[in-house]
RNA sequence: AGAGUUUGAUCCUGGCUCAGAACGAACGCUAGCGGCAUGCUUAACACAUGCAAGUCGAACGAGAAAUCAACCUUCGGGUUGGUAGAGAGUGGCAAACGGGUGAGUAACACGUGGAUAACGUGCCCGUGAGUUUGGGAUAACCCACCGAAAGGUGAGCUAAUACCGAAUACGUUCAUGAGAACUUUGGUUCUUGUGAAGAAAGGGACUAGUGCCCGCUCAUGGAUCGGUCCGCGUUCCAUCAGCUUGUUGGUGGGGUAAUGGCCUACCAAGGCAACGACGGAUAGCUGGUCUGAGAGGACGAUCAGCCACACUGGGAUUGAGAUACGGCCCAGACUCCUACGGGAGGCAGCAGUGGGGAAUAUUGGACAAUGGGCGCAAGCCUGAUCCAGCAAUGCCGCGUGGGUGACGAAGGCCUUCGGGUUGUAAAGCCCUGUCGGGGGGGAUGAACAAGCAGCGUAACCCGCUGCCCUGACAGUACCCCCAAAGGAAGCACCGGCUAACUCCGUGCCAGCAGCCGCGGUAAUACGGAGGGUGCAAGCGUUGUUCGAAAUUACUGGGCGUAAAGGGCGUGUAGGCGGUUUGUUAAGUCGGAUGUGAAAGCCCUGGGCUCAACCUAGGAACUGCAUUCGAAACUGGCAUGACUAGAGUAUCGGAGAGGGUGGCGGAAUUCCCGGUGUAGAGGUGAAAUUCGUAGAUAUCGGGAGGAACACCAGUGGCGAAGGCGGCCACCUGGAAGGUUACUGACGCUGAGACGCGAAAGCGUGGGGAGCAAACAGGAUUAGAUACCCUGGUAGUCCACGCCGUAAACGAUGAGUGCUAGGUGUUGCGGCCAUUGAUCGCUGCAGUGCCGAAGCUAACGCAUGAAGCACUCCGCCUGGGGAGUACGGUCGCAAGGCUAAAACUCAAAGGAAUCGACGGGGGCCCGCACAAGCGGUGGAGCAUGUGGUUUAAUUCGAUGCAACGCGCAGAACCUUACCUGGGUUUGAACUGCAGUGGAUCGGUGCAGAAAUGUACUUUCCCUUCGGGGCUGCUGUAGAGGUGCUGCAUGGCUGUCGUCAGCUCGUGUCGUGAGAUGUUGGGUUAAGUCCCGCAACGAGCGCAACCCUUGUCCUUAGUUGCCAGCGGUUCGGCCGGGAACUCUAGGGAGACCGCCGGUGUUAAACCGGAGGAAGGUGGGGAUGACGUCAAGUCCUCAUGGCCUUUAUGUCCAGGGCUACACACGUGCUACAAUGGUCGGUACAAAGAGUUGCCAACCCGCGAGGGGGAGCUAAUCUCAAAAAGCCGAUCUCAGUUCGGAUUGCAGUCUGCAACUUGACUGCAUGAAGUCGGAAUCGCUAGUAAUCGCGGAUCAGCAUGCCGCGGUGAAUACGUUCUCGGGCCUUGUACACACCGCCCGUCACACCAUGGAAGUUAGUUGCUCCAGAAGUGCCUAAGCUAACCCUUCGGGGAGGCAGGGUCCUAAGGAGUGGUUGGUAACUAGGGUGAAGUCGUAACAAGGUAACCA
Repeated sequence: AGAGUUUGAUCCUGGCUCAGAACGAACGCUAGCGGCAUGCUUAACACAUGCAAGUCGAACGAGAAAUCAACCUUCGGGUUGGUAGAGAGUGGCAAACGGGUGAGUAACACGUGGAUAACGUGCCCGUGAGUUUGGGAUAACCCACCGAAAGGUGAGCUAAUACCGAAUACGUUCAUGAGAACUUUGGUUCUUGUGAAGAAAGGGACUAGUGCCCGCUCAUGGAUCGGUCCGCGUUCCAUCAGCUUGUUGGUGGGGUAAUGGCCUACCAAGGCAACGACGGAUAGCUGGUCUGAGAGGACGAUCAGCCACACUGGGAUUGAGAUACGGCCCAGACUCCUACGGGAGGCAGCAGUGGGGAAUAUUGGACAAUGGGCGCAAGCCUGAUCCAGCAAUGCCGCGUGGGUGACGAAGGCCUUCGGGUUGUAAAGCCCUGUCGGGGGGGAUGAACAAGCAGCGUAACCCGCUGCCCUGACAGUACCCCCAAAGGAAGCACCGGCUAACUCCGUGCCAGCAGCCGCGGUAAUACGGAGGGUGCAAGCGUUGUUCGAAAUUACUGGGCGUAAAGGGCGUGUAGGCGGUUUGUUAAGUCGGAUGUGAAAGCCCUGGGCUCAACCUAGGAACUGCAUUCGAAACUGGCAUGACUAGAGUAUCGGAGAGGGUGGCGGAAUUCCCGGUGUAGAGGUGAAAUUCGUAGAUAUCGGGAGGAACACCAGUGGCGAAGGCGGCCACCUGGAAGGUUACUGACGCUGAGACGCGAAAGCGUGGGGAGCAAACAGGAUUAGAUACCCUGGUAGUCCACGCCGUAAACGAUGAGUGCUAGGUGUUGCGGCCAUUGAUCGCUGCAGUGCCGAAGCUAACGCAUGAAGCACUCCGCCUGGGGAGUACGGUCGCAAGGCUAAAACUCAAAGGAAUCGACGGGGGCCCGCACAAGCGGUGGAGCAUGUGGUUUAAUUCGAUGCAACGCGCAGAACCUUACCUGGGUUUGAACUGCAGUGGAUCGGUGCAGAAAUGUACUUUCCCUUCGGGGCUGCUGUAGAGGUGCUGCAUGGCUGUCGUCAGCUCGUGUCGUGAGAUGUUGGGUUAAGUCCCGCAACGAGCGCAACCCUUGUCCUUAGUUGCCAGCGGUUCGGCCGGGAACUCUAGGGAGACCGCCGGUGUUAAACCGGAGGAAGGUGGGGAUGACGUCAAGUCCUCAUGGCCUUUAUGUCCAGGGCUACACACGUGCUACAAUGGUCGGUACAAAGAGUUGCCAACCCGCGAGGGGGAGCUAAUCUCAAAAAGCCGAUCUCAGUUCGGAUUGCAGUCUGCAACUUGACUGCAUGAAGUCGGAAUCGCUAGUAAUCGCGGAUCAGCAUGCCGCGGUGAAUACGUUCUCGGGCCUUGUACACACCGCCCGUCACACCAUGGAAGUUAGUUGCUCCAGAAGUGCCUAAGCUAACCCUUCGGGGAGGCAGGGUCCUAAGGAGUGGUUGGUAACUAGGGUGAAGUCGUAACAAGGUAACCA
C1' cells in the first nucleotide's frame, strides 16, 4: 500500500466482499512447563449455610464457670475473701470508611475552569484560656407476670467520662454607640464602649511536684473532607413546535450550616423556545481503552476519580457527617417459622446454591506484609488486603533434542514405467540435559511496635543506637546431584483474491461457499489419501469494534447525461460584503503564571537470568482560567470621509410583457332560399353514416362560437409558467446615451408570502369546430386498441379552488478574471456621404464554430460544464417507495413532508466491437420478374417416419437427413432375433510346465458348428536343442459395447461469397480506431485517384487439366487425296497429304482504332481473328461459424464387459404394412402408338473375361467355338431421326400395374426373397388443389450408349454422345449475401430481451371490529409511617415557687391538622403484542393469458 465482483471487451460512477489490528469473549479439534495479568457482558432474578464491624476494664456498676486461701460441714458440699475475668449491660469512639453494583439519571450528574463578601468540618496539628460546685435518675441485677416464639409488662436496688442545675468567661455570639480601612456601592474587615447569653469529666502505670500521660470545655488559626452557585463542554428523534401557574419576578415571614419559590401569604404577569423549549428513545460520567498516518470513529471490563443505588416505594431519627448495603418506622410483593393469636428476612460484601445463558472460578489460608477501626498499650477485629486453588481467557518466555548419516533402505503416494517424492527424514553411530521425575540444600519479602540496655533531657514524654521477637505464601523461588532421547505437536488451509497440487471416490447427488462461484463421468473448489503452505501449545470458526471506506469528504467528495439545482420570484432572520483615516482590542498572534490527580501512552534508566511485568525520573497532557503585550487582518466605535458597487433624476428609441374595452376579415358548422340529380362520404379495402322526405356539388342571404393564414425569422418580450389579427385606455420591466445627485444604501436567502402549462373541481354562462367516456362499423385468433362514422363532459368566459409536469439548458443566484472567428436583434460613437447603405468601433441580448483549460466520455468553451470567491437547495447502491404510518393543506381528486421490515450483488453513465431492425443508401446471385420443363393428383420403384415384430441391427433429422452410409441384404455380408456349441478362445505376442506329431483321408451321429472311431504320420541339428503342433497355467487377447458434448483425421454448410488479418507508425485514459473508410471501376479488398498512414500475409486472379483454331514431330492396329491391283471389303501394293491418335509449340494481351472518363483505372463500339474482354468446362474452398456429421472406415483418452457385450454354427430378420412424407420411373397419348425399311455417335469395358460366325428355340436363352491381354477381336443393335403403312380421340392398337399359367439364367440353395422370357389378364390414370423445384446456350427439354459394384440382381449413381429451344423490360417486391451509415435496454447476440394480470408456495409489512400489556397526563376518593404546627381535662425524676398539700415551667401518651407513599374510581394521551378479514410488496429452473417496452419494436417513446 491494496484486491475480487456489473461488460463480449472498455473507462467511469457505485454498492457488496476480502486481506490488518483488537477482545472480560464463546464454540470445535488439540494440549508439555513456567511467569504476569484477567475471569456473570445475561436475571438490579431468587437465595440454603458460614464469614464480611467492631473495640475500649486506663469511663462505669455488677460479676458466672474455673482456681487459690480461710472457715463451716450432715463429707454431698456450703459461706467468706483473693486472683483471673467469660458472656451480657451502661457509656465512648467507629459503624457515613473500606467492599459491591450500574437499576435510575440527558442532569450542574460528570468533565474543566471559576465563585462562596452565602457555608460546615469529628478524629489530627498549632496557639490562648479553663477543667469550680451540686443534684436526680436508669440499664445490668433481683422478684412477679404475659407469650408457642420473637419479645414484653410491672415492682424494687445501683454506678459513671450517661443526664441535669448553679458559678466563672480569655476569646466567642447577639443587641447597640463611636471611629478607621477596603470595596464588586450589596457589603466586608479592623479598633473601641455598654448590656445580655452560653462551658467542662474525669481516668491512669508511675509518681507524690497536681509532676507527667490520656481525656473534657470555651475560643482561635491551620490542615483535611464536604455543601452550594456559575461559564463552557456532554447521544439520537422536528413523523415531538410550542411549553409553563410555584410557573417568572417582587415584598413580608418561615426554614437551612448556607444562597435561593426551598416553603408560605400577598402583589405583578411574567419566564423558556428554531443557537431546538416541551416531549419521546437510549445512556452512569471521566482519566482512559481499541483502532486510525492523522483528523476522527467505537467503547467506558479490570485500575483510578466523581455520582447514583442497596428487595420495591415513602419517611424521619441519631450524628461532625446518612436521609444510613450487613440501623429504625410504614406500605407493597416475595420467602420462611407458627401453638394461627402472631412473628422473622433482604449476598448489587467474600465464598457458595438454584435459575437465566453461548458463557465466567474455591462454601480455601493468613492477618506475616500494606491499609483501616478501637485501645495508653499489649492486642483484638478486618472475605479490605496479601496469598493459594480452578480456567490456554489473554500477554510473555522455554521445551518437545543436537551433530553425523545415501544403499538416497523399507513402506506410502504419484508415474510418461525411465523414474520422481516423502528424504538426512528414518535406522545406525557420536553427543547434550532445558522442562518434567527422584534426592539434597535453600532465600528476599522483617522493618516496626512492645520489652531490655545505652545516649540526649533537670526528669518524663519523646528522639537515636544496640540486643531480643515476628512468615499465611512455603520447604515455594533459586542452587547442586542422579538417570534417561527417554514423558512432551497440533490445528487450519492449498480455484482466484491468498502462500501452498496430484491421485482416487462421487456424478447438479452428497456436499462446499467470506465474495466471485464449484458439483450434471476425466472436480487442483465436494469426501479421502499422499504431498505442500501457514501459524504453533495452540490453531481455526462465530460474534463485535475500528481500519481499508475520500462509502458523510473539517483534514478530504459531489449535483448537464451516473444518485443529486428547489417550477419561478419578492423578501425576514442568518451568512458574506467596496476604498480610506483614527481608535478599540472581541476574534487573532506572542510571553508569563495557575491548573490540567495518580495510573496509562512516549523517552531515558533500574529490578525480576530475558521478556511480559514492576519501578524511578523526564517529557507530554494539543485544554481552561488569569495576566502582560502586539495591532497587520476580521469585528466594534467615530450615526468620520470617498465614489469604482448599488440607486435616483433626465433624453430618444425597441418589443406577441401584463390588464380592460371595442372592431375586423377568411374558414368550419348550422338555418333559409335558388340551381341540380343519384349518389355522397370514408378507407389499405370496406362498412356503419348522409341522401329521391332531394344529399354531395354550386350560388345568394342569415346565425353563432372559437381561433387569428401570409408577415414569421435558432426574430422579440417576460422571473418562470408563458405571450402572436387591428385600435384605444391603464400599467410593469429591460437596454442604450447625457450630465447631475445619494454615498455601500450591496449579494444571497432557512422559514414566510406571491405567481405558477395542461388536466381536474365548484357556481353561473356559453358551446361553431375538436373531442376523453360512450355507441356503432371495420381489422383481428381475440381487439374493451390503432382506422372509420357519430358523440357527451371538457376545450371558451366570469368568479373561486387545485399547485403539479421530461415546470428541461435535465445546467440555482451573484461578482470578477481567462485567445479568437462568424451571423443576428436593440441603442450609440467615428470616417465618408445630399442621404440610405458600406467600413471601423462601444454596450446589452440571442445563435453557430473553435484555442487553452475542464470532463469517465459525450461534450462545455467570455451567456463555461474553465480559473476563483459568497450564499442557498439537494445527493450517498438497486428494489421495497416517493409507498405505509403520523402531521399538514385541499370540496374532492390528491399535494407536501417521509420511513422500516424484507430482498438482490448488482442497478447505472458514456463510449467500443459485433449481431439484429416490419431503419436508410449502394450492389450482387435462376433471388424475383420474363420463359421452358417438372414435382404436388395415378400406378410402380426406392428411402424415411410411424406401426408391427422374437428381430424388423445401427447411424443420418430444416436449408446442409430421407435412390443418404449401401459402387448393388437369398447364404455370406450382418452388426439384429431364436436355437445349438465354445472359453488363453476364430485371429496376435511372450513366459512357465507338459506331450508328440500336426495337417489330411474315410465311416458314424448331428441342422451345422462340432464330437467320435479308424487310418496315415515328421523336419533340421554343433546332439545341448530348435522348428511345427496339442494341452495346462499366467501375462494378456477380443468387443460394429458407451461417450462425435473428452479427441485426431476426414466431410458438410454459409460460399467460389470477397472477404479475413498482421508488422511498424499515428489517434484514443481505454476497449479500440486508422490502414480496410471516401470518389470512380470491377466477377473480385480487381485496379486507379485521394487520404496518417506505409507495407505485408491468407483469400481473388494467374500458374494446372480439358475443350475450341493452326503449326510441327511421329505414322500402327488408325487414315486413303493422288497412282496401281482387286474377290469391291483401305482388301492389297503403296502413300504420310487429309481425318485421327499423342508429344511439342503458336494463339488473346483491352494489344490496335474511335468515343466516354480525371491526360487514371476502366467502360462502350469497331477492325482483324478459330476464339474478345474470366472464350466454355473442371480441379482449386481464406479467417471463421454451426459443441454440424462420423468412436459402425480408420486412429484414439476414459468408462464398461471377460464361461460373455467375445467367438463358431443353422434357421429367421434387415424385404413386415390401416397410414404419412421425400426422391425417382412409366404414363395419361396423334409433335403419339404399332408394324416394316433405312442412316449417323461418343466414351468405355473385357482372360475366373468379352464372346463373333453358324445351328436350335416365338423368346429369355441353349449349343458352338473363331478372334482378342485389345486404335487390330468382342460387347455393339445406337435411339430419337428419315421413308412408308396403320390406328382417328376412345380409358382406346393410349397406359401398363396386378394376377394366372408355362419357362430361361445365375447360384450349394431363388418358399419367405432374384432378374428375365412367352402366353393370358389389362388396374389407376384423360395433365393434377394449396403450395413448390430446376434451368440463361450447345444450356433446358428430349433420345439412346457405356461403366463401377456384381455369381445373379439398376427406374439409383458415375460418365458419354445425338437432336436441340424459349426468355431476361427490369431490381418495386420474396429469399440469400457484400459494403457504408443509423438506432438498440440484444452479446447464448431477434429462435434475443422483456412487461403486467391470474394460479400455487413461502416471507416480511400496512389497514382492521376488537382484545391485551406497559407507560403517562388530568379530575377526584382515601390516606400508613413520619417531620412541623395546634391541643393535651390523662401521665410526668432533676429547675423555680411553696403554706410542703401542691403549683409553675418543661416534657410525654393521646387527639386534631397541613403535606404525603402504596391503593381505588373516572377520563384522556402514548407505546407494544395479538386478531376474523383485507391490501399491496418481495422471492420462487421449466404453469396460464396476452405482447406493453428495447429497432421507426411494427400506433415513436416518455412526463403531469
Annotation
This is a predicted structure of a 1504-nucleotide RNA (small-subunit ribosomal RNA) from an uncultured bacterium. The prediction has a mean pLDDT of 84. Rfam family: Bacterial small subunit ribosomal RNA.